Small-subunit ribosomal RNA from a metagenome, 1536 nucleotides, folded computationally.
RNA sequence: AGAGUUUGAUCAUGGCUCAGAACGAACGCUGGAGGCGUGGCUAAGACAUGCAAGUCGAACGGUACGUUUGUUUUCGAAUAGACGUAUAGUGGCGAACGGGUGAGUAAUAACUAGAUAACGUACCCCGGUCUCAGGGAUACCAGCGGGAGCUUGCUCCCUUUGCGAAAGUGCUGUUAAUACCUGAUGACGUUUAACGUAGGCAUCUACGGAAAAUCAAAGGUGGGGAUCUUCGGACCUACCGGACUGGGAGCGGCCUAUUUCCUAUCAGCUUGUUGGUGAGGUAAUGGCUCACCAAGGCAGCGACGGGUAGCCGGACUGAGAGGUUGGACGGCCACAUCGGAACUGAGACACUGUCCGGACACCUACGGGUGGCUGCAGUAACGAAUAUUCCGCAAUGGGCGAAAGCCUGACGGAGCGACGCCUCGUGGAGGACGAAGAUCUUCGGGUUGUAAACUCCUUUUAGGGUUACGCAAGCAAGGGUGGCUAAUACCCAUCUGCGUUGAGCUAUCCCAGAAAAAGCCUCGGCUAACUCCGUGCCAGCAGCCGCGGUAAUACGGAGGAGGCAAGCGUUGUUCGGAAUCACUGGGCUUAAAGCGCGUGUAGGCGGCUAGUCAAGUAUCUUGUGAAAGCCCUGGGCUUAACCUGGGAAAUGCUCGGUAUACUGAUUAGCUUGAGUCAGAUAGGGGUGCCUGGAACAAUAGGUGGAGCGGUGAAAUGCGUAGAUAUCUAUUGGAACGCCUGAGGCGAAAGCGGGGCACUGGGUCUGUACUGACGCUGAGACGCGAAAGCGUAGGGAGCGAACGGGAUUAGAUACCCCGGUAGUCUACGCCGUAAACGAUGCGCACUAGACUUUUACCCCUCUGACGGGGCGGGAGUCGAAAAGAAACCGAUAAGUGCGCCGCCUGGGGAGUACGGCCGCAAGGCUAAAACUCAAAGGAAUUGACGGGGGCUCACACAAGCGGUGGAGGAUGUGGCUUAAUUCGAAGCAACGCGCAGAACCUUACCCAGGUUUGACAUGCUAGGAUUAGCUGCUGGAAACAGUGGUGACGCGGCUUGCCGUGGAACUAGCACAGGUGCUGCAUGGCUGUCGUCAGCUCGUGUCGUGAGAUGUCGGGUUAAGUCCCUGAACGAGCGAAACCCUUAUCGUUAGUUGCCAGCGUGUAAUGGCGGGCACUUUAGCGAGACUGCCGGUGUUAAACCGGAGGAAGGUGGGGAUGACGUCAAGUCCUCAUGGCCUUUAUGUCUGGGGUUGCACACGUCCUACAAUGGAAUGGUACAGAGCGACGCAAGACCGCGAGGUGGAGCAAAUCGCACAAAACAUUCCUCAGUUCGGAUUGCAGGCUGCAACUCGCCUGCAUGAAGCUGGAAUCGCUAGUAAUCGCGUAUCAGCUACGACGCGGUGAAUAUGUUCCUGAGCCUUGUACACACCGCCCGUCAAGUCAUGGAAGCUGGUAGCACCCGAAGUCCGUUAGCUAACCGCAAGGAAGCGGCGGCCGACGGUGAGACCGGUGACUAGGACUAAGUCGUAACAAGGUA
Repeated sequence: AGAGUUUGAUCAUGGCUCAGAACGAACGCUGGAGGCGUGGCUAAGACAUGCAAGUCGAACGGUACGUUUGUUUUCGAAUAGACGUAUAGUGGCGAACGGGUGAGUAAUAACUAGAUAACGUACCCCGGUCUCAGGGAUACCAGCGGGAGCUUGCUCCCUUUGCGAAAGUGCUGUUAAUACCUGAUGACGUUUAACGUAGGCAUCUACGGAAAAUCAAAGGUGGGGAUCUUCGGACCUACCGGACUGGGAGCGGCCUAUUUCCUAUCAGCUUGUUGGUGAGGUAAUGGCUCACCAAGGCAGCGACGGGUAGCCGGACUGAGAGGUUGGACGGCCACAUCGGAACUGAGACACUGUCCGGACACCUACGGGUGGCUGCAGUAACGAAUAUUCCGCAAUGGGCGAAAGCCUGACGGAGCGACGCCUCGUGGAGGACGAAGAUCUUCGGGUUGUAAACUCCUUUUAGGGUUACGCAAGCAAGGGUGGCUAAUACCCAUCUGCGUUGAGCUAUCCCAGAAAAAGCCUCGGCUAACUCCGUGCCAGCAGCCGCGGUAAUACGGAGGAGGCAAGCGUUGUUCGGAAUCACUGGGCUUAAAGCGCGUGUAGGCGGCUAGUCAAGUAUCUUGUGAAAGCCCUGGGCUUAACCUGGGAAAUGCUCGGUAUACUGAUUAGCUUGAGUCAGAUAGGGGUGCCUGGAACAAUAGGUGGAGCGGUGAAAUGCGUAGAUAUCUAUUGGAACGCCUGAGGCGAAAGCGGGGCACUGGGUCUGUACUGACGCUGAGACGCGAAAGCGUAGGGAGCGAACGGGAUUAGAUACCCCGGUAGUCUACGCCGUAAACGAUGCGCACUAGACUUUUACCCCUCUGACGGGGCGGGAGUCGAAAAGAAACCGAUAAGUGCGCCGCCUGGGGAGUACGGCCGCAAGGCUAAAACUCAAAGGAAUUGACGGGGGCUCACACAAGCGGUGGAGGAUGUGGCUUAAUUCGAAGCAACGCGCAGAACCUUACCCAGGUUUGACAUGCUAGGAUUAGCUGCUGGAAACAGUGGUGACGCGGCUUGCCGUGGAACUAGCACAGGUGCUGCAUGGCUGUCGUCAGCUCGUGUCGUGAGAUGUCGGGUUAAGUCCCUGAACGAGCGAAACCCUUAUCGUUAGUUGCCAGCGUGUAAUGGCGGGCACUUUAGCGAGACUGCCGGUGUUAAACCGGAGGAAGGUGGGGAUGACGUCAAGUCCUCAUGGCCUUUAUGUCUGGGGUUGCACACGUCCUACAAUGGAAUGGUACAGAGCGACGCAAGACCGCGAGGUGGAGCAAAUCGCACAAAACAUUCCUCAGUUCGGAUUGCAGGCUGCAACUCGCCUGCAUGAAGCUGGAAUCGCUAGUAAUCGCGUAUCAGCUACGACGCGGUGAAUAUGUUCCUGAGCCUUGUACACACCGCCCGUCAAGUCAUGGAAGCUGGUAGCACCCGAAGUCCGUUAGCUAACCGCAAGGAAGCGGCGGCCGACGGUGAGACCGGUGACUAGGACUAAGUCGUAACAAGGUA
């Protein structure tokens, strides 16, 4: 610091996603040690059990126990003291701290800074003055039942004593105090207050001050010389207390200001409300409360309401600014089961106090009681989830105490949890061209990998052992010094100090042994890391893009690799990246975004000059900004985390001073901004009234007589009751042609015949006046097309709705005939438009060129006109700049300033709900759930268009002949079948693979065999058995079984033996084999666009880029063929040419060819001699190139015409097929990856099938006849082929197919082989025929092992359909179509009418491109890019999801009105009760109690408000490979 993802590609916009850091976390897998931290985020839901606040005997009276002294004694004991210990009770202090939690709280809170001249304060500290005299109670304790015994005041027993289950509770008697009460004294206190001085801020404050009123107290302990004594003490002294009072510190109360979340779909709120006077109340101000008076107070700088939330120091993140957060630690606040209330007290309206009400739980004898873990542990519950019912007061701190000490779940520690951070370890060194295993492999090897083994070392940590210091400071016997004192007592301070206090933790050192210690995630891109196997859109993965449908680096496993490491991944959340809310730091023509337009309030901003002030601003300074944290720098733990000293920082607020440029405030001026005035001037600017002609329609009349009208074509409609047409007259309403223009005016909407009246604004000139009066403008107000609404008119034309006619599959449309609202006027609503320049308003600045409109000035003798200049508008280009580009460019989208409005991914949705407006229609404001990874902009290349232009092609047209109808042949589909093998499927499958299915072929079916195999190679073993030839048996054959004969190579030699060997064979093992699958894994080959003219590259240039240019344009061509121009210049693959063939000529060569001349011969024939002239054959050449002439054309390319020529403009034909397209075809030609099969999907054999037939289609043949047929008739003329497994002549036989026979010929020699149509003659005479030949019967021939399924041919007989073919459709432009025959391949034969060739005869038409089809180039539009066989919209149907409405049902929240009214304060009242004081007494005062009143929680009733839940039914929405109906949009999308 960026990256992935919209596209075929590009740029920009824009969202989504990722890489980082963090966490009180959770989950999965794994887990060695230690240190430091941290741990119920959910149910402020409920809690068993234990503990968490006591202490003081030096405040008090007792009681119990112990020790001891005295006295008494019946020797048991009793009694009186002293001392000690313990302590229920009275009393004091504490319990308001500490600890927990975050429910509530949006301000009664927090933070920061102030203020209290409006206040309080127990304990603590420093001062001052006192501490006198009395009194009455009360707790404790005893008794308030019975019985018994006796020592008569004790003991024992029973009921456990009155009431009550219990909790609890009554009466009588007695007693103490630092408890309580009364009195005294009392000022430097408090209150009142005349007066004086000083000060201030209104009430006032400070000081001085005559006088008056008023308020206190308590003792305890230690010690002690004199004096007194009731012998207890008094008294003195020290300490600890007590009272009043002044001050301090610390802690609080109250008040003020700034700041502190979201929401305006909360805009108005408020009656104690705002203020005053008086009173009450409080520590204190105050409507805090009350009475009266006034009518205020708050609010767009957001009141009131709703939602959410404890706040801060800080924490996380970030470059920062910011954003998020507030667990642990610290400060503040709030709360303590829920609600209310007060009491006590210095302090509470009180977590482990009281009272009342509610809920819940427990106990109960049912009458009533008890309780409060949001203290520490712990329990169940909740939940993804959070610990021990631990140890100790040793330390720190707190309470009480004089102290020792006691208490302390605060705290210190330990335990549990990888929850986090930090540190350490799991060993170190050596060790192979490299073990084994695993894995991959091209089979050679590679990787794991120095890794291991092995050798030599080390020992942290864990384990075992040993042991010191530390956390310890205090406390305290004793001693020293000082203080107090009458004092050497006591006590206090300080120094020393034997002794003593540890819950828990542990350094260090020693021992043994590599020993006990590694996992997790990932490996398609982002993103570091790749292979094999399995799976087969399945299982699964996935953060985004996306993987998986048989070769998955993306799933699962394995090997290997990468990353981190006692952890690693995942999930969740926050910040970052995100400049994606933009202060730093974004935008608004077209991507989201300028209000339809103006006037104008608040607000924001604001010209020049000078003075004053000092609010902003700057700077210096004061105080504060707690500590901790962060940062810097030291120190302590072996380091680090952690702890700790110091500093800095804390960007903030604040006291005071200084400066005055700028802003502000104020004062005084100025004229350039703005405005006023005067004179001109253009204009469809506005409103009202009057008025005109054309057109149209209607009405009346005339003429006239059959149609008119309308359309693509028609029909509806009008018309003999007289239309249309035409003439005349009248009436009516609306709109204003030409002028008219890129023209004018207006804020916009908008404004167009003419005249008049009224009226708004602009511009120019002049420079007289005002003197900043300005710009913008949230709210607000006004205007605002069309349609629509209301009322009243009007209504010619047009014309939603509606009716009819057409079109159509349908046609609720487009077209036609009618036609109502409406359109028009007046008044009133509505308030929206693609209200657009998709561009807010104002000001300033920044090159030019041209056009137009309007005002003014100057020049030309005047005028028209022209030229020049300067302003205001309206336009077109264009520099710079800006922009994603298109484009904009002084009328900015440039450069700046000011103000307003608006935007933040697409859909849901401008929708729902709510509110406001409206008569309604509807408008304005305006979400969420859910869903997608895009949606959108500009430009590029293609493709496409029922877009355009140019051009071509048997594409159409013009012609000729066919197909489609018949019969047959053949192929295909379908059906059938045991099988009817398989493939080919629009053109570009269908007489195609097949240039030959009776067997074979053959791949299919049935049946029978066979298993190293029909075929290849290798290995092992055997071994002469063999190969070949030839028998027999079974069998349909294959095959199985069984015989005969019987070779071979090499060496040796005795020459027929031996040895040996490779083939062969046998057995076995590897393997063979497969027309099995995948042509969508492939090679090769082929088809097609298309023999169409295209397809590209290098360099340069242009563009941010994809790309463009070149290749476009003008001509021309069959052609991107050539020429010219041009930011292009060149080049390549194609086209052309080169090649073959054909047409002419020359030359060479003449055999098997030829025969002109010469000779010879025959009935005849180049038959023969001879010749090579001609024809011809086949080699080599020539020839044609727009070369020549004329014209046209740009002096071009080229075209037109002509000459010559056998041939003329590529002469005809062929081969030749660019980049690519169709996942086109072929795994069944061949090759080949993968998969499948292996006694079978291999292989062999027999038979069958591929020929099957209600039917449909394609391609052909033959016909339907006279342009014909026929004649066992007559006469001609080819070319190209083929022939030995062959072609076969003459001759003979047969009607014929054919047979017999075999001359000749490996072929320019012989044969196939007669070419046919044609020509001539005769017959047939228009008919199902002398047409046509299907079908069938009979008889034959040929091939072959074999013609039944299933061959071809012949003869005789039979003689079907068919009389020229619907819609539709095919071929062909010249030696072509048409027509006629001939040949060949395959092949035993043949289904051939097919295919491929050959020649014979031989036309017609087109000199055009409107249309159909296809193609090429340029251009245009596009929402297409799988590219129009594209994309895509809506209803309906199905499923899922969320949401709205809804009769209702239901829950909650906050209020209002009323009822009830607990506890309790306050007020009033009463005379039931009562110790202190007064009083002789009666009684009084005072208190308690009772009653009443105000307020008052809970509860109840009622009408509403708001927020949820649910709801029959209903509405739209979103999503979901292959549902239905249409085809709305994208091309002119077929009606823009």
Its Rfam family is "Bacterial small subunit ribosomal RNA".